About this RNA:
A computed fold for a 182-nucleotide RNA from Psychrilyobacter sp. S5, annotated as glmS glucosamine-6-phosphate activated ribozyme aptamer. Its Rfam family is "glmS glucosamine-6-phosphate activated ribozyme aptamer". A reference for the family is Winkler et al. (2004), "Control of gene expression by a natural metabolite-responsive ribozyme", Nature. The RNAcentral record of the sequence draws on Rfam. Of the family's consensus pairs, 81% are formed in the model. Taxonomically the source falls in Psychrilyobacter (Bacteria, Fusobacteriati, Fusobacteriota, Fusobacteriia). The coordinates come from a structure-prediction model, not an experiment, and the mean pLDDT is 79.
[in-house]
RNA sequence: UAAAAAAAAUAAGCGCCUGAACUUCUGAAUGAAUUCUCAACCUUGAAUAAGGUGUGAAAUCAGAAGUUGACGAGGGCUAGGGAAAAUCGAAAAUCGGCGGGUACCCUAGAGGUUGUCACAACCUAAAGAAGGAACAAAAAUAAUCGGUGACGAUUAUUACAAAAAUCUUCUAGUGGCUAUUU
Numbered sequence: 001u002a003a004a005a006a007a008a009a010u011a012a013g014c015g016c017c018u019g020a021a022c023u024u025c026u027g028a029a030u031g032a033a034u035u036c037u038c039a040a041c042c043u044u045g046a047a048u049a050a051g052g053u054g055u056g057a058a059a060u061c062a063g064a065a066g067u068u069g070a071c072g073a074g075g076g077c078u079a080g081g082g083a084a085a086a087u088c089g090a091a092a093a094u095c096g097g098c099g100g101g102u103a104c105c106c107u108a109g110a111g112g113u114u115g116u117c118a119c120a121a122c123c124u125a126a127a128g129a130a131g132g133a134a135c136a137a138a139a140a141u142a143a144u145c146g147g148u149g150a151c152g153a154u155u156a157u158u159a160c161a162a163a164a165a166u167c168u169u170c171u172a173g174u175g176g177c178u179a180u181u182u
Base pairs, nucleotide, nucleotide: 014099015098016097017096019095020068021067022066023065024064025063026062027061033060034059035058037057038056039055040053041052042051043050044049071089072088073087077109078108079107080106081105082104110124111123112122113121114120115177116176117175118174119173127171128170129169130168131167140157141156142155143154144153145152146151
């Protein structure tokens, strides 16, 4: 370095599921789950009409078993603490709940920026403000695979963000000290 075998790991829009939504199956026996909406059948009628029958479908209800339940971008100084509460857009059950969490706030320490030191302010690979340009995946379309199905997985094609960082410009306190220039 290559090949084979075995075991373990992969996650932080992350894990999970009891509500909910959706799917499939069942509702046999007696008083046969419910409803004539559609079909079928029965009766009457000349009739396209009227009445009836839960037989099939459908819907509702109940039970059982399942499916779905966050799409990427971005995000961690250290320690401790805190609240019902975690950034950005895309999407629109991403509803609701539980757990977790790099968000947020407070305290202390360490560090960065303002020449340097102290204080102060802001910040955490690291000052603030304004401005410019850029970046995604789900989705969509098509195909394949698994599933009765809801749905899941993969591949190909093609598109669209925002925030932060980056870039540009401007600004960056008080006192002491130092350097440079006059």